RNA sequence: GCGGGGGGCCGGACGACCGCGGCUGCGAGGUCGAGGAAAGUCCGGACUCCACGAAGCGACGGUGCCGGGUAACGCCCGGGCGGGGCAACCCGACGGACAGCGCCACAGAAAACAAACCACCCCCGUUCGCGGGGGCCAGGGUGAAACGGUGCGGUAAGAGCGCACCGGGGGGGCGGCAACGUUCCCCGCAUGGCAAGCCCCACCGGGAGCAAUGCCGAAUAGGGAUCCCGCGUCCAUGCCUUCGGGCCGGGCAAGGCGCUUCGCCCCAGGGGUCCGGGUUGGCAGCUUGAGGCCGCGAAGCGAUUCGCGGUCCAGAUGAAUGGUCGUCGAACCGGAGAGAUCCGGGGAACAAAAUCCGGCUUACAGGCCCCCCGCACGC
Numbered sequence: 001g002c003g004g005g006g007g008g009c010c011g012g013a014c015g016a017c018c019g020c021g022g023c024u025g026c027g028a029g030g031u032c033g034a035g036g037a038a039a040g041u042c043c044g045g046a047c048u049c050c051a052c053g054a055a056g057c058g059a060c061g062g063u064g065c066c067g068g069g070u071a072a073c074g075c076c077c078g079g080g081c082g083g084g085g086c087a088a089c090c091c092g093a094c095g096g097a098c099a100g101c102g103c104c105a106c107a108g109a110a111a112a113c114a115a116a117c118c119a120c121c122c123c124c125g126u127u128c129g130c131g132g133g134g135g136c137c138a139g140g141g142u143g144a145a146a147c148g149g150u151g152c153g154g155u156a157a158g159a160g161c162g163c164a165c166c167g168g169g170g171g172g173g174c175g176g177c178a179a180c181g182u183u184c185c186c187c188g189c190a191u192g193g194c195a196a197g198c199c200c201c202a203c204c205g206g207g208a209g210c211a212a213u214g215c216c217g218a219a220u221a222g223g224g225a226u227c228c229c230g231c232g233u234c235c236a237u238g239c240c241u242u243c244g245g246g247c248c249g250g251g252c253a254a255g256g257c258g259c260u261u262c263g264c265c266c267c268a269g270g271g272g273u274c275c276g277g278g279u280u281g282g283c284a285g286c287u288u289g290a291g292g293c294c295g296c297g298a299a300g301c302g303a304u305u306c307g308c309g310g311u312c313c314a315g316a317u318g319a320a321u322g323g324u325c326g327u328c329g330a331a332c333c334g335g336a337g338a339g340a341u342c343c344g345g346g347g348a349a350c351a352a353a354a355u356c357c358g359g360c361u362u363a364c365a366g367g368c369c370c371c372c373c374g375c376a377c378g379c
Stems, first nucleotide, its partner, number of pairs: 001375010012328007020033005035350001039361002042359005047209004060205005065079005080094001081092004095200002100198002102194003117140002120135006148166006167189001168187008213284004223275007232252004238247003255265003291313001292311008332345005
């Protein structure tokens, strides 16, 4: 210098003016006011209500190498194993496939108590093209996957048929808390893959969520209690009664519809006071908490823990955290220049609290810093 890997940080700046929300103040005013993800709401908790005598088992759901951290976790750290990369480093749902069941498309002879398409070898026949019978699974071919791999021996040709090494299984020793590693002996190898198919094993898990939950409560309408006013008249007088009253039938009158006759409809409710439920609304929950941030120290490889000092760091509810102007400004665009650079234009990503906290995941213009690896060159 070129290329690559890992980690951290910032993410428009300053000023003036006009505004908005919280707290405070009689007032003038003072003071605080978004994010690294406030997001997705995917995990884990705090908190609240509901259910439940306790424990165990079962069902259902989740997690799944080992050790550690943590309030807890599916998160984080360290390690093991496997995979990728020359390397720095990165990735992995990574328990169990002789407990049982199930599945393995297409192709292929055969996809799992085996099987034989081509080829090879032997025997018989032959019209010399081949046909029939047997052996064999090493070779070809198919497939994501073919019943261990390589070599030598062996054989008619072959084959763990025999042997060596590698792989695999079982047992022991050693190292390690463990996952696991390593080594020795035995077994020719005796059953491929899939458990994000059922299942088995181990561990974890009651349900709902701040629109939780508690409190205060306007008008109107509806409910209950009580009081006041009203409920025409005649006939029939029937029924019920808590003795206050209520209900049924017929005629007439008043009223309404209708120009009128006729006809039809209608005749009981209104107001006051009090009580309880409850909607809009208000208050609490609400932000001081397993806290965060800044600085220092101790333990630890690390995650993290402990100690000391400083600082209270948004609490809104149609929901504040904004707007205008000025100065400066990265990306980007155009021009000039061999280049460094200069001139002009341009004007900042993703997004935005809603009970709180720990994580994960996803989005993000552009910029800055640190460490490491490979290659080339120079000293």